Molecule: small-subunit ribosomal RNA
Organism: uncultured Acidobacteriota bacterium
RNA sequence: AGAGUUUGAUCCUGGCUCAGAAUCAACGCUGGCGGCGUGCCUAACACAUGCAAGUCGAACGCGAAAGUCCCGCAAGGGAUCAGUAGAGUGGCAAACGGGUGAGUAACACGUGGGUGACCUGCCUUCGAGUGGGGGAUAACGUCCCGAAAGGGACGCUAAUACCGCAUGACAUCCUGCCCUUGAAUGGGUGGCGAUCAAAGCUGGGGAUCGCAAGACCUAGCGCUUGAAGAGGGGCCCGCGCCCGAUUAGCUAGUUGGUGAGGUAACGGCUCACCAAGGCGACGAUCGGUAGCCGGCCUGAGAGGGCGGACGGCCACACUGGGACUGAGACACGGCCCAGACUCCUACGGGAGGCAGCAGUGGGGAAUUGUUCGCAAUGGGCGCAAGCCUGACGACGCAACGCCGCGUGGAGGAUGAAGAUCUUCGGGUCGUAAACUCCUUUCGAUCGAGACGAAUUCCCUGGGGGUGAAUAAUCUCCGGGGUUGACGGUACCGAGAGAAGAAGCCCCGGCUAACUCCGUGCCAGCAGCCGCGGUAAUACGGGGGGGGCAAGCGUUGUUCGGAAUUACUGGGCGUAAAGGGCUCGUAGGCGGCCAACUAAGUCAGACGUGAAAUCCCUCGGCUUAACCGGGGAACUGCGUCUGAUACUGGAUGGCUUGAAUCCGGGAGAGGGAUGCGGAAUUCCAGGUGUAGCGGUGAAAUGCGUAGAUAUCUGGAGGAACACCGGUGGCGAAGGCGGCAUCCUGGACCGGCAUUGACGCUGAGGAGCGAAAGCCAGGGGAGCAAACGGGAUUAGAUACCCCGGUAGUCCUGGCCCUAAACGAUGAAUGCUUGGUGUGGCGGGUAUCGAUCCCUGCCGUGCCGAAGCUAACGCAUUAAGCACUCCGCCUGGGGAGUACGGCCGCAAGGCUAAAACUCAAAGGAAUUGACGGGGGCCCGCACAAGCGGUGGAGCAUGUGGUUUAAUUCGACGCAACGCGCAGAACCUUACCUGGGCUUGACAUCCGCGGAACCUCUGUGAAAGCAGGGGGUGCCUUCGGGAGCCGCGAGACAGGUGCUGCAUGGCUGUCGUCAGCUCGUGUCGUGAGAUGUUGGGUUAAGUCCCGCAACGAGCGCAACCCUUAUCCUUAGUUGCCAUCAUUGAGUUGGGCACUCUAAGGAGACUGCCGGUGUCAAACCGGAGGAAGGUGGGGAUGACGUCAAGUCCUCAUGGCCCUUAUGUCCAGGGCUACACACGUGCUACAAUGGCCGGUACAAAGAGCUGCAAUGCCGCGAGGUGGAGCUAAUCUCAUAAAGCCGGUCUCAGUUCGGAUUGGAGUCUGCAGCUCGACUCCAUGAAGUCGGAAUCGCUAGUAAUCGCGGAUCAGCAUGCCGCGGUGAAUACGUUCCCGGGCCUUGUACACACCGCCCGUCACACCACGGGAGUCGAUUGGUCCCGAAGUGCGUGAGCUAACCCGCAAGGGAGGCAGCGCCCUAAGGAAUGGUCGGUGACUGGGGUGAAGUCGUAACAAGGUAACCG
Repeated sequence: AGAGUUUGAUCCUGGCUCAGAAUCAACGCUGGCGGCGUGCCUAACACAUGCAAGUCGAACGCGAAAGUCCCGCAAGGGAUCAGUAGAGUGGCAAACGGGUGAGUAACACGUGGGUGACCUGCCUUCGAGUGGGGGAUAACGUCCCGAAAGGGACGCUAAUACCGCAUGACAUCCUGCCCUUGAAUGGGUGGCGAUCAAAGCUGGGGAUCGCAAGACCUAGCGCUUGAAGAGGGGCCCGCGCCCGAUUAGCUAGUUGGUGAGGUAACGGCUCACCAAGGCGACGAUCGGUAGCCGGCCUGAGAGGGCGGACGGCCACACUGGGACUGAGACACGGCCCAGACUCCUACGGGAGGCAGCAGUGGGGAAUUGUUCGCAAUGGGCGCAAGCCUGACGACGCAACGCCGCGUGGAGGAUGAAGAUCUUCGGGUCGUAAACUCCUUUCGAUCGAGACGAAUUCCCUGGGGGUGAAUAAUCUCCGGGGUUGACGGUACCGAGAGAAGAAGCCCCGGCUAACUCCGUGCCAGCAGCCGCGGUAAUACGGGGGGGGCAAGCGUUGUUCGGAAUUACUGGGCGUAAAGGGCUCGUAGGCGGCCAACUAAGUCAGACGUGAAAUCCCUCGGCUUAACCGGGGAACUGCGUCUGAUACUGGAUGGCUUGAAUCCGGGAGAGGGAUGCGGAAUUCCAGGUGUAGCGGUGAAAUGCGUAGAUAUCUGGAGGAACACCGGUGGCGAAGGCGGCAUCCUGGACCGGCAUUGACGCUGAGGAGCGAAAGCCAGGGGAGCAAACGGGAUUAGAUACCCCGGUAGUCCUGGCCCUAAACGAUGAAUGCUUGGUGUGGCGGGUAUCGAUCCCUGCCGUGCCGAAGCUAACGCAUUAAGCACUCCGCCUGGGGAGUACGGCCGCAAGGCUAAAACUCAAAGGAAUUGACGGGGGCCCGCACAAGCGGUGGAGCAUGUGGUUUAAUUCGACGCAACGCGCAGAACCUUACCUGGGCUUGACAUCCGCGGAACCUCUGUGAAAGCAGGGGGUGCCUUCGGGAGCCGCGAGACAGGUGCUGCAUGGCUGUCGUCAGCUCGUGUCGUGAGAUGUUGGGUUAAGUCCCGCAACGAGCGCAACCCUUAUCCUUAGUUGCCAUCAUUGAGUUGGGCACUCUAAGGAGACUGCCGGUGUCAAACCGGAGGAAGGUGGGGAUGACGUCAAGUCCUCAUGGCCCUUAUGUCCAGGGCUACACACGUGCUACAAUGGCCGGUACAAAGAGCUGCAAUGCCGCGAGGUGGAGCUAAUCUCAUAAAGCCGGUCUCAGUUCGGAUUGGAGUCUGCAGCUCGACUCCAUGAAGUCGGAAUCGCUAGUAAUCGCGGAUCAGCAUGCCGCGGUGAAUACGUUCCCGGGCCUUGUACACACCGCCCGUCACACCACGGGAGUCGAUUGGUCCCGAAGUGCGUGAGCUAACCCGCAAGGGAGGCAGCGCCCUAAGGAAUGGUCGGUGACUGGGGUGAAGUCGUAACAAGGUAACCG
């Protein structure tokens, strides 16, 4: 620091996901040791049991018992225990420490201040004092009540308990003066009077007094009062402090005042009266959530998340309320009341509060011991010893976290065994193991054994203080003694021995790590993309590898990556996003100059920012984690001082921003009123007659009752042709005949005036097309709905005929649009060119007008710049600044609910659940279009001949069958593989056999090979018999062949052509397909290859940011057409001779043969054309513009075809899916299709005669002459390994004859009979011949095929295969046409361009209803619950106030009785918790039924959108 994922590819936008770190964690698998930490996040749920707060006898009174001893016969008494235990009075503590986070959005917390408005026990320092009295009461005793808890009556008693009195500073009240301050309720200093204190205890002591206690002296502790301090607290204030506006208004003690009360203290804190205020868009109120902070996690930081442990603060203590005591509480282990719950009960009443430490139940994914000790630290009490302390210190449990250590080290290749993979050679695990040498941490065993301990206290020695004192007491120094839960622990040592100690996850990409087997869209995996449908590096297992390691993974959560909420640091033309427009409130921002101020800002100093944490450094545990010391830092707040550029404030000025004024002209700007002509329609009349109208074509409709057409007149409504223009005006919506009136704005020119008066604008107000609504008018045309006619499979549409709302006017609503420049407003700046509207200036001119130029508006093209690109570009989407609005993945959804508005329709505001891994923008290359342009092709057209009808042949489908083997399926399967199925072929079926096999290699044994015979059998085979003894040799044996045997193996036309090679088809012999370098583009890509011409051609030329090149085209090759040369046998024969005959002699001229050459190149001429390429015409020529034909098939496409030619991976079979044999089948037959043959006849059939080819084939062969047969053929064999012989008569043609339009002298199927040939064999199932038979068929529906010249058509000949079998196939020649105007249309193709939502590429994509399943949500008669408001009723405890006839020790009066003061009970009143009643608000659960939404391999109906998507689409 990034990566994966939208596409065929690209760039961008944008979401989702991953890699990191962290965790109070949990779960899965695994688990050796130690240190340091951490450990109920859930039910603030309920709690058994034990413990967690006491202490002081030096404040006070009382005061046992057991035991022991003594006396006593016993009962009993005494002593001791012991002034002990114990409770009580009293003091201090219990308000700390410990727990929890329910509540709380608050001065609760944080930070900084204030208190001139306050309190403070214990502690410290300083000052003063501590005198003298009184009356009670608990404990205790006696009696009584109660189950208990407890309570009552009477009696006794003490105090550092309680109460007067004395003294009195200070304080308070009253009254003067001074000082300070921003302010006095502050401070100081006076005066008269009034009021207010106290307690003793302990130790020591010589004299004096006293019987004694003691007085007295002294010391300590205490007590009272005052001043100050320290520490602690209360209250107040500034600032900071979560979410929701679908919470917008809240408030009656409310806000303030006066007075009073209350408090430690200010204050509506409370009350009475008066006033009517206070808070709120800078978010009040309400709702939700939450303890806050230091800090912790993350992050580069800014931020974001969190607030567990540790530390600070707050709140709470079963729930709610209340006060008491006290320095301090409204009190966790106190009290009272109410409530819920639990327990005890004798039913009358009582008791309790673990959110202390352990522990239990429950909840939960989940969180520990009912341990030890006060040794240390700290706390309470005490003079002290000491006691108490679940604070704390320790140990225990848990891999929960962090840190450290170990599970061994070195050597060791026959690279062992084994496992696994394998191309079978080997590779890997792997120096890994074994083995040898070594070490011993940790653990286990044995031994030794701490630090933490300093104190206090005791003993002792010395110094000092107080003191009269060598008592006593306090203090300091030295020595000695005592005290350890952890713990026989840490640490150390010893012996033994590699001995006891490794797992988990992952291995398709991201992301590090690959193979085998199994499985077969199954089982499963998955964080995202995605894997799995027979070769899975993605599932499961094995081997191997990678990562981490006593852990490893998973899950949850947080931050990061995410610049994906953007302060740092984003955007809004088309990706999500500019408000429909204007005015304008608050707010934000704001021109030039000067001096002032110093709020912001900047600097310095000071205070604070607790400690811990983080960082640096040093140190302590063997290291580290951990801990300690020091430093830095804590980015903040406050105070003071200073600076004054900028911002703000206040002052004075300025004119350039803004506005006003004067003079001009332009304009569909707005409102109102009036007027005009053209046209449509209607009405009336005239002329006139049969149609009109409408459409793709029609029909509905209108018309003989007179339409349409035409003329005249009239009525009425709406809209304003031409001008008219990317012209004008307006803020937008929008505005168009003419005139008048009223009225807004902009522009130009000009002097003057004001003097920043400005810009923007949340809320708010106004305007706002069309449609729509209400009321009243109006209504010609047009026209939703509706009716009819067509179209159609349907047609609730498109087209046609009608037609109502509406469209128009007035008034009032609605308030939305793709309200668009998809571009908010304002200002400034930034090269240009060219139009146009308005106004002005200059120049020239007599002038029109033109040229130059200024300002405003409106267009186009383009520089820089910007942009993802497209594009924008002085009218910015550039460069800046100000303000407003808006966006944050797609769907759900602009929907639901709520609110506001509306008459309604509906509008505005505006979610969530759920679901997807994308949705999108721009551009690119293709493909496609019922888009466009150009151009080709027997593509159409023009022609000729066919197919489709018939019969037959052949192939296919289907059916049948034991089998009818298999493959091929639009073109590009179907006379195709098959150049030839009777057996064989043959792969299929039935049956009979074989199992190392029909075939290959290796081993052993035997035998020559080989020939032949017999039995059985359908054959294969099985069982036997006979003949036969070869070749080489180093004499061992070997080669070939045959037989037997064993196992390795053979074999498979079994599967997969979607695992493959090779070969082939097709687009297509179409003209295309690419590359290098350069250039352009962010890129995919483009350019080149496009353009202008031309061509059969990307053929060539020209032009051009391209220049070149390759594969294709063409040419080179073969053949054919002409000529030449060479060569003449088997070929030829002009001349000579000869024959039946080129038969022979002769010849090689010709033909021909077959080798080499020539020739044709737009070379020449003319024209056209860009001085081109080329085209047209011509000449010459056998041939002319690639002369004809062939071979030749670019990059690629179709997962095209072929595993049955061959080859081959994998899988499958192995006495069978192999192999041999016999027979059958591939030849079936109701049908359907393809390809052909023969015909339907006279351009013909038949008969007779007669002429002319080419190319081939032949020894297992072709076979002549001859003879036989009507014929197929037979016989026979000359010749020929072929320019020699043979097949072999070519046929159509030509000549002559006959038939005469008929199912025929056409046609030949079918059938009967008789034969021939091949062959082991013609039954299934061959071909041919002869005789006889003589079917359909009279030119073929829709539709469809071939062919452009030696072609079609027609005629025969040959060959391959082959024993035999062709109408098929491959070739050969003979005869030999017609037509092409042309490219509109059909099909296919090429190039350019355009649109695209397609890219599996239109056989594409895709929408909605319906049906089914599942999911979440809304509505819903209601119903249940939570919470909350105001009203009323009742009202516990308790404070306050009042009363207090009952009761009453201290003080006062009084001799006393008694009275008074004061107090108590009781009672009353105010307030008030809980409770109750009726009524509202909010939220949640549930609900018959209902609504839409989402999701779901193959459901239904249609075809809406994407191409002009077949009616352009879209918005309201």